This is a predicted structure of a 72-nucleotide RNA (transfer RNA) from a Candidatus Parcubacteria bacterium. The sequence is in RNAcentral, with records from ENA. Its mean pLDDT, the model's own confidence on a scale to 100, is 82. Its Rfam family is "tRNA".
């Protein structure tokens, strides 16, 4: 330099172009003499960044940053 994959909640990951979710963690509550475990509830997101297409973009196009793999 070229090709491919990835970046979404604190962590690990989902999400046919149509309200961004789950598990774990954290918070609050129930339960217990108490703790852990268990159960319940609510909260937590500029979807790596810029631009474009569209009535509407995490998703499609484009530029770019970083990570992983391959080729040279």
């Nucleotide at each position: 330099g070229c090709c491919g994959g990835g970046a979404u909640a604190g962590c690990u990951c989902a999400a046919c172009g149509g309200u961004a979710g789950a598990g774990c963690a954290a918070u609050c509550g129930c339960u217990u003499c108490g703790u852990a475990a268990g159960c319940g509830a609510g909260a937590g997101g500029u979807u790596g960044g810029g631009g474009g297409u569209u009535c509407g973009a995490a998703u499609c196009c484009u530029c770019u940053u970083c990570c992983c793999g391959g080729c040279u």